[in-house]
This is a predicted structure of a 73-nucleotide RNA (transfer RNA) from a Microcaldota archaeon.
């Protein structure tokens, strides 16, 4: 050059294909609970790679463009 698979909280991972409140795990803060602490219970802050476009509405569909991995030439 061509092609193709992946992108979600600090880390991991569903939700995509069939558009409608983004969910669990782990971590971290706070409480409860203990004599203290672990374990355990509550509760909380954090996420859709980037831009654009369709729609009443996009993590999702459609372009583009960026990383990251794979084939071909």
């Nucleotide at each position: 050059g061509g092609g193709g698979u992946u992108a979600u909280g600090g880390g991991c991972u569903a939700a995509c294909c069939u558009g409608g409140u983004a969910g669990g795990c782990u971590g971290u803060c706070a409480g409860g609970u203990u004599c203290g602490g672990g374990a355990c219970c509550u509760g909380a802050a954090g996420g859709u790679c980037u831009g654009a476009g369709u729609u009443c509405g996009a993590a999702u569909c459609u372009c583009a463009g960026u990383a990251a991995c794979c084939c071909c030439a």
Overview
The source organism's lineage runs through Archaea, Nanobdellati and Microcaldota. RNAcentral holds the sequence, with entries from ENA. The same sequence occurs in records of 2 taxa. It matches the Rfam family "tRNA". The family's RNA type in Rfam is transfer RNA.